Notes: This is a predicted structure of a 119-nucleotide RNA (SAM riboswitch aptamer (S box leader)) from a soil metagenome. RNAcentral holds the sequence, with entries from MGnify. Of the family's consensus pairs, 97% are formed in the model. Its Rfam family is "SAM riboswitch aptamer (S box leader)". About the family: The SAM riboswitch is found upstream of a number of genes which code for proteins involved in methionine or cysteine biosynthesis in Gram-positive bacteria.

RNA sequence: CUCAUCGAGACCGGCUGAGGGAAAAGGCCCUUCGACGCCGGGGCAACCGCCGAGCCUAACCAGCUCGGGAAGGUGCCAACUCCUGCGACCCGCACUUAAAAAGCGGGGCGGUAGAUGAG
Numbered sequence: 001c002u003c004a005u006c007g008a009g010a011c012c013g014g015c016u017g018a019g020g021g022a023a024a025a026g027g028c029c030c031u032u033c034g035a036c037g038c039c040g041g042g043g044c045a046a047c048c049g050c051c052g053a054g055c056c057u058a059a060c061c062a063g064c065u066c067g068g069g070a071a072g073g074u075g076c077c078a079a080c081u082c083c084u085g086c087g088a089c090c091c092g093c094a095c096u097u098a099a100a101a102a103g104c105g106g107g108g109c110g111g112u113a114g115a116u117g118a119g
Base pairs, nucleotide, nucleotide: 001119002118003117004116005115006114011041012040013039014038015037019030020029021028025084026083027082042077043076044075047073048072050068051067052066053065054064055063081113086110087109089107090106091105092104093103
């Protein structure tokens, strides 16, 4: 840099000792009944690897799709990636108006950023 996924799932022990939840800011949470982090064990999941089938092919390889499994390589085990953030759109409310917009609340979508895997 490219592609895929990100609303599901999965906790105990030991050490440590004050902050932590990636990013300005805001919100909301977790945390001395010990959070975050590190180590050990356990677990979750199924991206890669593995097995089978189908498509493709003259046939294979490669590729794609579907399924299986969990002994391997990663990953993960508070909260949707905790939420908002940028953009346009839609809905509701209130005010005003000739009619709108500006305000408040909500909804899904796209974008940015990030995480994980594969290349």